[in-house]
RNA sequence: GGGCGCGUAGCUCAGUUCGGUAGUAGCGCUGCUCUGAUAAGGCAGAGGUCAAGGGUUCAAAUCCCUUCGUGCCCA
Numbered sequence: 001g002g003g004c005g006c007g008u009a010g011c012u013c014a015g016u017u018c019g020g021u022a023g024u025a026g027c028g029c030u031g032c033u034c035u036g037a038u039a040a041g042g043c044a045g046a047g048g049u050c051a052a053g054g055g056u057u058c059a060a061a062u063c064c065c066u067u068c069g070u071g072c073c074c075a
Stems, first nucleotide, its partner, number of pairs: 001074007010027003013023001020058001029045005051067005
């Protein structure tokens, strides 16, 4: 330099097919409960500009373009 992917909560991810309410997701975190105390368990809660910008659309995490970061392959 060329090709193909990925980026959604602190971490790991689903949702992208067919555009139509952001997840009763897991772990973690906070409070309460339980205990002599801790862990485990139970109950409740907080936390998201969906990498950034632009476009299409009544409506975009989802489609299109550019950029950034990252992984793999080729040279």

A computed fold for a 75-nucleotide RNA from Candidatus Micrarchaeum sp., annotated as transfer RNA.
Its mean pLDDT, the model's own confidence on a scale to 100, is 81.
Its Rfam family is "tRNA". Rfam links the family to the GO term triplet codon-amino acid adaptor activity.
Lineage of the source: Archaea > Microcaldota > Candidatus Micrarchaeia > Candidatus Micrarchaeales > Candidatus Micrarchaeum.